[in-house]
Parts: sequence; structure tokens; C1' cells
RNA sequence: CCUGACCUGUCGCCUAAUCCUGCCGCAGGUCUUCACUCGGGCCGUCCAUGGCAGGAGUGGGGGACCCACCGGUCCACCGGCCGCGAUGCUUUCGCGGCCUUGGGGUGAAGCCACGCUUGCGUGGCCGGGCCAGAUUCUCGGCCCGAACCCGACAGCUAACCCCGCCGGCGUCGGAGGAUCGUUGU
Repeated sequence: CCUGACCUGUCGCCUAAUCCUGCCGCAGGUCUUCACUCGGGCCGUCCAUGGCAGGAGUGGGGGACCCACCGGUCCACCGGCCGCGAUGCUUUCGCGGCCUUGGGGUGAAGCCACGCUUGCGUGGCCGGGCCAGAUUCUCGGCCCGAACCCGACAGCUAACCCCGCCGGCGUCGGAGGAUCGUUGU
């Protein structure tokens, strides 16, 4: 001098998932590990981590007229299982509980085709994220297209009602245009 890895802090990214106040509480919290102990690092005694309550902001669900769905009339159907009660003569109704194949919700996470070992692979269309001032357009590059929830049930929807603010990570010394902003001269 160059390169790689790790730790801490700062900073940055995905996501709605951020910020503030008050009270309680007291000496811890956290990283290093497959786990534990020891040791060490950082934060905390000037009150952290944590708990409770509330607020701001922000995200989501339910919920009228109108509109949408529906050619008109009539009829039928409107999931499965269990328990209780009524009714009836094995049918019907109501209540409660459990389940998920119908339907619905959050989310970018969906459609089609082919293959096959039937839940996976490939391809196309389409959707989403990042490449460091912010927004946006174009080119280029690198990635993602999951998971969960409701429980037979919900269109939109003012008022109104209800709920969330978790979790997971580390791109780059890519380019051009427009607007705004910051700093310097």
C1' cells in the first nucleotide's frame, strides 16, 4: 500500500411497523456459543433494558343513502362434525362449540402454458425491492413473487365502531434528464 474476515458505533435497506409524554421499577441489559460456564467488548446508576397508561403520526378491517351486482316471475340449494333444547316421527328450527373444501382479508407475492415423481420444476406475461440528498422518468445491473388470518360470513360506503405499529437485514465508490432542497465558492 492492497485485499479479505470479524466486532463496535454511526449510517443505510425491506415493512404501516415511527416518534413523544407520564407513572412504576432498580441494576442490570446486550454481544461473543449448538448450549452452558469463565473471560472480554459496548450501553446503563445522570435511571438503561423492562412494565403500565396515554398522545401524535401512520397502516388495516367492519359499517348507510346513491351506485354496483341481478332481464322478469317462481322454485330449489346455500359445507362438515359434535352437544343441548324445541318440534316432529328421523324431519324441521334455534343456540353453543370445533373444522376447512365454498367464500373473504393483510400483502408485490398473481395469471397462463408445458413437464413430471401431485407438489415441485421450466418458460411467458405481469407485479415488487435495491444500486446513499428527496420525488420522478429512461437505460444498465442485482434480487423477490412468501407467509399468515377470518370461519359458511362481509360489494362500495359518510357518520360511527374495532384493531396494528412486529419482525428481518447490510447496497454502493452504475449512468443520464427534470423539479425541489442542502453545502461551499